[in-house]
RNA sequence: AUGAAUGUACAGGGAGAGACUGACCACUGGAUGGCAGCGCCGAAGGAGUAAGCCGGAAACGGUGAAUCUCUCAGGUAAAAGGGACCUGUACGGGACG
Numbered sequence: 001a002u003g004a005a006u007g008u009a010c011a012g013g014g015a016g017a018g019a020c021u022g023a024c025c026a027c028u029g030g031a032u033g034g035c036a037g038c039g040c041c042g043a044a045g046g047a048g049u050a051a052g053c054c055g056g057a058a059a060c061g062g063u064g065a066a067u068c069u070c071u072c073a074g075g076u077a078a079a080a081g082g083g084a085c086c087u088g089u090a091c092g093g094g095a096c097g
Stems, first nucleotide, its partner, number of pairs: 006092008018038001020037003024034003027030001039076003045072001046070003052063004
């Protein structure tokens, strides 16, 4: 200072995937919850990797983003809850010039 990235709080928006199976457990007895089994989903979190950069003669090592990949965790009718990310407001922040 016609105040960048970015942080916190609040408000709004916000996807995907079995209303699967069970002879087990619980109760309030049902489109219930738990547990187990087999599938499925990616947008909490977590992990992996490219270019680039750093080291090295090289091989290679280190660093390294995402809504990409994995699916550990999580989720898988509606509602509720959660939800990356986006927008607005307020308060911080102090980059370029």

Predicted 3D model of a 97-nucleotide RNA (Glycine riboswitch aptamer). Rfam family: Glycine riboswitch aptamer. Rfam links the family to the GO term glycine biosynthetic process. Model confidence (mean pLDDT): 76 of 100.